[in-house]
Context: one part of a larger RNA
RNA sequence: GCCUGCGAGUGUAUGUAUGUCGCUCGGCUAAGCCCGUAACGGGGUGGAGCCAUAGGGAAACCGAGUGUUAAUAGCGCGUCCGUGUCAUACAUACGACCCGAAGCCAGGUGAGCUUGCCAUGAGCAGGGUGAAGUGAGGAGAAAUCCUCAUGGAGGCCCGAACCCGUAGAUCGUACAACGUCUUGGGAUGACUUGUGGUAAGGAGUGAAAAGCUAAUCGAACCUGGUAAUAGCUGGUUCUCUCCGAAACAUCUUUUGGGAUGGCGUCGCGUGCUCCCUCCGGGGGUAGAGCACUGGAAGGGACAAAUAGGGAGAAAUCUCGUUGUUCCUAUCAAACUCCGAAUACCGGACGGCAUGAGCGCGGCAGUUAGACGGUGGGGGCGAAGCUCCACACGUCGAAGGGGGAAGAGCCCUUGAUCGCCAGUUAAGGUCCCAAAAUCUACGCUAAGUACAACUUAAGGAAGUGAGGAUUCUUCGACAAUGAGGAUGUUGGCUUAGAAGCAGCCACCAUUUAAAGAAAGCGUAACAGCUCACUCAUCGAGAGUCCUUGCGCCGAAGAUAAUCGGGGUUAAGCGUAGUACCGAAACUGCGGGUGUGCAUCGUAUUCGUACGAUGCACGCGGUAGGAGAGCGUUCCGUUCUGCUGUGAAGCUAAAGGGGUGACCCAUAGUGGAGCGUACGGAAGUGAGAAUGCAGGC
Numbered sequence: 001g002c003c004u005g006c007g008a009g010u011g012u013a014u015g016u017a018u019g020u021c022g023c024u025c026g027g028c029u030a031a032g033c034c035c036g037u038a039a040c041g042g043g044g045u046g047g048a049g050c051c052a053u054a055g056g057g058a059a060a061c062c063g064a065g066u067g068u069u070a071a072u073a074g075c076g077c078g079u080c081c082g083u084g085u086c087a088u089a090c091a092u093a094c095g096a097c098c099c100g101a102a103g104c105c106a107g108g109u110g111a112g113c114u115u116g117c118c119a120u121g122a123g124c125a126g127g128g129u130g131a132a133g134u135g136a137g138g139a140g141a142a143a144u145c146c147u148c149a150u151g152g153a154g155g156c157c158c159g160a161a162c163c164c165g166u167a168g169a170u171c172g173u174a175c176a177a178c179g180u181c182u183u184g185g186g187a188u189g190a191c192u193u194g195u196g197g198u199a200a201g202g203a204g205u206g207a208a209a210a211g212c213u214a215a216u217c218g219a220a221c222c223u224g225g226u227a228a229u230a231g232c233u234g235g236u237u238c239u240c241u242c243c244g245a246a247a248c249a250u251c252u253u254u255u256g257g258g259a260u261g262g263c264g265u266c267g268c269g270u271g272c273u274c275c276c277u278c279c280g281g282g283g284g285u286a287g288a289g290c291a292c293u294g295g296a297a298g299g300g301a302c303a304a305a306u307a308g309g310g311a312g313a314a315a316u317c318u319c320g321u322u323g324u325u326c327c328u329a330u331c332a333a334a335c336u337c338c339g340a341a342u343a344c345c346g347g348a349c350g351g352c353a354u355g356a357g358c359g360c361g362g363c364a365g366u367u368a369g370a371c372g373g374u375g376g377g378g379g380c381g382a383a384g385c386u387c388c389a390c391a392c393g394u395c396g397a398a399g400g401g402g403g404a405a406g407a408g409c410c411c412u413u414g415a416u417c418g419c420c421a422g423u424u425a426a427g428g429u430c431c432c433a434a435a436a437u438c439u440a441c442g443c444u445a446a447g448u449a450c451a452a453c454u455u456a457a458g459g460a461a462g463u464g465a466g467g468a469u470u471c472u473u474c475g476a477c478a479a480u481g482a483g484g485a486u487g488u489u490g491g492c493u494u495a496g497a498a499g500c501a502g503c504c505a506c507c508a509u510u511u512a513a514a515g516a517a518a519g520c521g522u523a524a525c526a527g528c529u530c531a532c533u534c535a536u537c538g539a540g541a542g543u544c545c546u547u548g549c550g551c552c553g554a555a556g557a558u559a560a561u562c563g564g565g566g567u568u569a570a571g572c573g574u575a576g577u578a579c580c581g582a583a584a585c586u587g588c589g590g591g592u593g594u595g596c597a598u599c600g601u602a603u604u605c606g607u608a609c610g611a612u613g614c615a616c617g618c619g620g621u622a623g624g625a626g627a628g629c630g631u632u633c634c635g636u637u638c639u640g641c642u643g644u645g646a647a648g649c650u651a652a653a654g655g656g657g658u659g660a661c662c663c664a665u666a667g668u669g670g671a672g673c674g675u676a677c678g679g680a681a682g683u684g685a686g687a688a689u690g691c692a693g694g695c
Stems, first nucleotide, its partner, number of pairs: 001695006011094009021084003026051003032045004055062002065077004097235002100232001104225006115199009124189001126158003129154001133150007162186003167182004201217001203213003238628006248261005262366002264363007272355001273356001275351002277348005287338001288336002293332003297328008306320001308319004369395004373390006400411003416590004421586003427580003430565003436577001438576006449567002458552002462549010479536005485509003490504003515530001518529003591618012629684001631681006638674001640673002648668004654663003
């Protein structure tokens, strides 16, 4: 891991609701006792007690009333709702749907591991060093000292056994739940070790690490209290039908939990109260405005003990400052002279009626929401951000088609079932891939682009459209040919300055035209162009504005992307006609719920069941309601089946049922089993790191 089996809302008591049946001029017995049985069941007795029959008040008490009160007022609570059995649902108490803690307490068991201590034993190769003391000799007045021998001390030195475990490697499903190898520390000592004994669980022991106390220690282990508790996690087993939420408000030692309300469902009641339409209301939002409150810009006028600057000898003038006022143009969530749409409130005729609203009762679930749209707060007018609002939408709890892919976007207003039928939506129609290589007119040349989100400032004879303006057959623009001169090298400056370093002036002449020169150039000249003119040529040329589509700006990690191929349209814009395209709509057939109608059967006359027709429905999580299938056992039944073969098992391809499932057939098997109607449950497994077994 798979297979098989086991595995989770149960029981008792009490209460509430619904249903059922009994009795009802009330209902019921409890314990106990008696009868009876193999036993369990069962029958009787038993009225103690309980509910109901009257309530109100703290009570006295009064009573269809009573309490309050001075009150006969008002107000509160009342003014007859039977009871019991059984079933179902829920609640409460208990283990209370099942499994799961870490823990707490009690009583015991442990010092054969380890820690300390006690008693009694044992062990320590070899080598080195050479303390005190002693002897001899020497020095000294002495104290004492020196030398040489001897001697053999030491938590002394080196180093085996022994004890330890420093560093590295190895191992790391190991040789091993801490080992092995190399290296290392101690090795006569606070040494090591055998045996026996002793101290224990809030206790011991501890050269102290909260170490150790049997692979267990910030409180051992075993058993019990015990099914501790778990607002937490996980799991919770057959089918079909009808409806179908919430992720909000308030309170909460409350925020991942509860309670009450809201929203769901089921039953009973009420009856149009809901909704649509119309009419009537109040408002101060959007917008707008500046009349108030404030903000802020320009201009004019006036005033001032006018800060300060400038001019002037001063008077004074001028700029400025402060304030008031006028004009122009403005801003505001906490401004308003104004002022919608919606929304909200009230009323009315009609419509709507298998549809709402409202009331009472049973049972819930929900109280982590998400994205999109719109109006706002926070943030950076960031976030797949965060917080509000809306009878908003979708997802949640919703499948189908589109969006390459995709909870929340678009389409369908929404999948009852079947069909190898049709029509469309969004979106598409070259191929992948169903349908236009469609029609008309344009644009783009960048593979721009090929749904949207993806781009800036800035730059450019890209190209299309529109407009304005200048020049132009008296010849424009461009190009080519020719000229572009003279006074003069203007004056000054300067080494030089000759059109062209710089300063001043910028005249005149000849001319078709030609600057005292717009640029290159020279040391300075020279030289080459330009402006300007003529000729050649022969029809448009230049500038600016608005706008469409493009270009550059434009840097990332796969060659790495329009979904891909690819495309010059199969791109972009405008208009149009076809077609494709979904579980939408339609067609045909079937099922089912609810309502209505007709008929039939039964009837306790309330209705129930069946058939037919019409109408409207039938996505669904939590959850509510209903109807069923299957398993084990019990009672009755078929006076059922069965060795002429029960149950069980095997077999995709027989039949029935919407389904759970049922029946048949064949084989196997070898002894019990079923139908119908009731009853009772150890009643349905795929999940719980479930439990046991097998492989």

A computed fold for a 695-nucleotide part of an RNA from a Minisyncoccota bacterium, annotated as large-subunit ribosomal RNA, domain II. Model confidence (mean pLDDT): 82 of 100. The full RNA is in RNAcentral, with records from ENA. It matches the Rfam family "Bacterial large subunit ribosomal RNA". Rfam links the family to the GO terms ribosome and structural constituent of ribosome.